Context: one part of a larger RNA
Molecule: large-subunit ribosomal RNA, domain VI
Organism: Rhizobiales bacterium dw_265
RNA sequence: UGUUCGAAACUUGAGAAGACUUCUUCCUAGUACGAGAGGACCGGAAGGAACGUAUCUCUGGUGGAUCGGUUGUCACGCCAGUGGCAUAGCCGAGUAGCUAAAUACGGACGAGAUAACCGCUGAAAGCAUCUAAGCGGGAAACUCACUUCAAAACUAGGUUUCGCUUGAGAGCCGGGGAAGACUACCCCGUCGAUAGGCCAGGUGUGUAAGCGCAGCAAUGCGUUGAGCUUACUGGUACUAAUUGCUCGAUUGG
Numbered sequence: 001u002g003u004u005c006g007a008a009a010c011u012u013g014a015g016a017a018g019a020c021u022u023c024u025u026c027c028u029a030g031u032a033c034g035a036g037a038g039g040a041c042c043g044g045a046a047g048g049a050a051c052g053u054a055u056c057u058c059u060g061g062u063g064g065a066u067c068g069g070u071u072g073u074c075a076c077g078c079c080a081g082u083g084g085c086a087u088a089g090c091c092g093a094g095u096a097g098c099u100a101a102a103u104a105c106g107g108a109c110g111a112g113a114u115a116a117c118c119g120c121u122g123a124a125a126g127c128a129u130c131u132a133a134g135c136g137g138g139a140a141a142c143u144c145a146c147u148u149c150a151a152a153a154c155u156a157g158g159u160u161u162c163g164c165u166u167g168a169g170a171g172c173c174g175g176g177g178a179a180g181a182c183u184a185c186c187c188c189g190u191c192g193a194u195a196g197g198c199c200a201g202g203u204g205u206g207u208a209a210g211c212g213c214a215g216c217a218a219u220g221c222g223u224u225g226a227g228c229u230u231a232c233u234g235g236u237a238c239u240a241a242u243u244g245c246u247c248g249a250u251u252g253g
Base pairs, nucleotide, nucleotide: 005163006162007161008160009159010158011157015149016148017147018146021049022048023047024046025045026044027043033038051106052105053104054103055102059100060099061098062097066093067092068091069090070089071086072085073084074083075082076081110144111143112142117137118136119135120134164252169247170246171245172244173189174188175187176186177185194240195239196238197236198235199234200233201232204228205227210223211222212221213220214219
C1' cells in the first nucleotide's frame, strides 16, 4: 500500500517450521526352550545419557554505581576523620539483573493409510495358489496427533463491538519499561504512582564516627549486630509527565 465505509478487539487455519533419539537395570522368570552351558518373546516398572524449552526458589558464577580490610603516595593547615591516584591499587564478601554446572518439564499415548513380509476366502487352470474380484495383519518412515508462526491464503476469510463530523480511533509530544541497535512493541500522562526524590522495609557488609574505660603504646573493650547500603518490595504527588497540535470515515464500487 492492498484487502472496496472507517476503526478497535477476539479469532479460523490453507500453508510453513520445530520436535520425533537412545541405553541400562528389575519383575514376569532362572520360566518357555535346551543334555548342559546358557537363556527369551509378549507384557509391566524404575533409573540414566545426550538434546531441547522455560526459569532463577535452591547450588554456584558474574556483579568496575554496595559494604569491609589493607599498602604506597598526594591533598583537605595539623591530630583524628576522609578523598584522589596506583590494573577496580591489591584483597574478602555480595543485592538486582544476566547466567549454567542449578531447577522444572519434554520426546509420549493414540488414530488412519501403508512398505517388505505374513495371511483368509478364491478362480482363471475341477487340483494348487495371499490376487485376478473381495477381505485382514503389519514399521522409528507417511498423514494426523504435540509446540510455534500464520488471511499478502490476491479465493486477501470469520465473529463481536464502536463511529459516521455533535469525531470511533490513531499519530505527534512528554514520563518510562524484565521491550529495544534505530524503528518497532508494551505501560503511563494530574480523572495520575510512569520515572526520579523522600519514607518504611528487605538485602548485603560486618560492630561506623564520636565519646568513655584499660594499656607506655600498638591495640582491645563498651556504647553497638552498629553504621553504611546500587538495580529489590510497599507507600507517598515533593519534582517531571504542561498547554496543545495533526490525521481520521459523503451510511459506504